RNAcentral holds the full RNA, with entries from ENA.
A computed fold for a 269-nucleotide part of an RNA from a bacterium, annotated as large-subunit ribosomal RNA, domain VI.
Context: one part of a larger RNA
RNA sequence: CGCAAGGAUAUCUGAGGGGAUCUGUCCUUAGUACGAGAGGACCGGGGCGGACGAACCUCUGGUGUACCAGUUGUCACGCCAGUGGCAUUGCUGGGUAGCUAUGUUCGGCAGGGAUAAGCGCUGAAAGCAUCUAAGUGCGAAGCCCACCUCAAGAAGAGAUAUCCCGUAGGGUAACCUACCUGAAGGCUCCUUGGAGAUGACGAGGUUGAUAGGUCGCAGGUGUAAGUGCAGCAAUGCAUUGAGCCGAGCGAUACUAAUAAGCCGUGCGG
Numbered sequence: 001c002g003c004a005a006g007g008a009u010a011u012c013u014g015a016g017g018g019g020a021u022c023u024g025u026c027c028u029u030a031g032u033a034c035g036a037g038a039g040g041a042c043c044g045g046g047g048c049g050g051a052c053g054a055a056c057c058u059c060u061g062g063u064g065u066a067c068c069a070g071u072u073g074u075c076a077c078g079c080c081a082g083u084g085g086c087a088u089u090g091c092u093g094g095g096u097a098g099c100u101a102u103g104u105u106c107g108g109c110a111g112g113g114a115u116a117a118g119c120g121c122u123g124a125a126a127g128c129a130u131c132u133a134a135g136u137g138c139g140a141a142g143c144c145c146a147c148c149u150c151a152a153g154a155a156g157a158g159a160u161a162u163c164c165c166g167u168a169g170g171g172u173a174a175c176c177u178a179c180c181u182g183a184a185g186g187c188u189c190c191u192u193g194g195a196g197a198u199g200a201c202g203a204g205g206u207u208g209a210u211a212g213g214u215c216g217c218a219g220g221u222g223u224a225a226g227u228g229c230a231g232c233a234a235u236g237c238a239u240u241g242a243g244c245c246g247a248g249c250g251a252u253a254c255u256a257a258u259a260a261g262c263c264g265u266g267c268g269g
Stems, first nucleotide, its partner, number of pairs: 001153001006164007016150004022050007034039001052107005060101004067094005072087006111145003118138004165268001166179005180266001185263004189205005210256003213252005219245003226239005
C1' cells in the first nucleotide's frame, strides 16, 4: 500500500508450505511348525536400549566478574580495632535466579487410501492355456492422508462474533456547502517483561501491583560487629545458625507510570 465498496476489535477456516518418518537386542509364542538329525522359524505379544530430535531445570552437575566467606602483598581512612582501593574477579572455597548438558521428560506408534516389484481371480483374442486385452483382488521402511507446525498478499486477498458513527440546504446520484461533531478504536508518551540489536511482540499506566523501594518468606554463605569470659599470647568460647544477602515467591501505593497531544469521522459503489 492492497484486500471493489464505511471504520474497528477479537476469534477462526485452511488453499498451500515446512518438520518428523531411524534402528538394535532380549523374553515369550516355542525348542513349537519344519527337519533323519544338526538345526530352527513365519505370524503375534511384551521388555530394555542406541543414535537423532523437541521441551524443560525438579533431580545430578556447569556457569554465575552486581551474593557470602577465607586469605597474601601493598596503599589509604591519624593509630588499635574495623573497613575500603589495587594486584587476572588478586587468589581460594561455596553459591540464588537466569542460561545450560553430560541432567529430566517426551517423540517416531497405531490406522486409512492409491500403488511398485511380485502373487492372484475371472477371462478371451487363440474351443486349450494364459494375472490382461474388457473386468477384478492382494501387496512395501517408499507415495497421499493421518502426527507437529506456519499459514488469507490464498491478489481467487475467505469466515464468524461484537463495537462505533450528525443535522440543514442543493443535487437523480456520486458529491458539494454551512454549522456542529471527532465516535469505536489506535498511536505518541511513560512504568516495563521469561519479548528484544532497533522496530516489533506481551503486561501495565492511579477505577493501578507495571518497575523500583519497603516488609515477610524462600534460598546462599556459614556463627558479623561490639561487648563479656578464658589464656602471657596466638587464639578459643558466649551473646549467635549470627550477620550479610543480585536476579526468586508473595504482600504493600512509599517513589515513578502525571498531564497532554495526534490519527481516525458522521450509515458507507